[in-house]
Molecule: transfer RNA
Organism: Candidatus Peribacterales bacterium
């Protein structure tokens, strides 16, 4: 250099056009003599970034920019 594959929540992954979710983590409370475990409620992301295409884009397209791994 060239090429695949990633890039969403504090972490670790869903999500192929119609207002973004799971677990774990955090915060309330029940339970319990206390914890810890378990129930329930709940916080929390304008989706790497800038165009574009669209009535609408995390999702199609262009370019960067970062990270993995192929080739040369």
């Nucleotide at each position: 250099g060239g090429g695949u594959c990633g890039g969403u929540a504090g972490c670790u992954c869903a999500g192929u056009g119609g207002u973004a979710g799971a677990g774990c983590a955090g915060g309330a409370g029940a339970c319990u003599c206390u914890u810890a475990a378990u129930c329930u409620c709940u916080u929390g992301g304008c989706c790497g970034c800038g165009g574009g295409u669209u009535c609408g884009a995390c999702c199609c397209c262009c370019g960067c920019c970062c990270g993995a791994c192929c080739c040369a």